[in-house]
RNA sequence: GCCCUGGUAGUUUAGCCCGGUUAGAAUGUGAGGCUGUCACCCUUGCGACCCGGGUUCAAAUCCCGGCCAGGGCGCCA
Numbered sequence: 001g002c003c004c005u006g007g008u009a010g011u012u013u014a015g016c017c018c019g020g021u022u023a024g025a026a027u028g029u030g031a032g033g034c035u036g037u038c039a040c041c042c043u044u045g046c047g048a049c050c051c052g053g054g055u056u057c058a059a060a061u062c063c064c065g066g067c068c069a070g071g072g073c074g075c076c077a
Stems, first nucleotide, its partner, number of pairs: 001073007010027004020057001028046006050066005
C1' cells in the first nucleotide's frame, strides 16, 4: 500500500441480511420491599446505535468517505 471482517449503555451482546412500534437481553448501578443482618429473591428507576455525508416519506439497518480494532496479502530494508 491492497483486500476482508467488525464498532450498539460501564462490560458482554441480540437486532443489520429483507429500512417502519418507545432499540431488546444479561451484567452493573440508584430507590423501595423481604430478612434480626447480609446474600438470594421481588417491584421500580438510570444508562447505548464510532464520526461526517448521501439515498428515502422514513436509516442502528442500504450506499460513500473517515477514525479505531482484528485478520490476510504485498512492498522496502
A computed fold for a 77-nucleotide RNA from a Thermoprotei archaeon, annotated as transfer RNA. The coordinates come from a structure-prediction model, not an experiment, and the mean pLDDT is 82. The sequence was found in a public genome assembly. It matches the Rfam family "tRNA". The family's RNA type in Rfam is transfer RNA.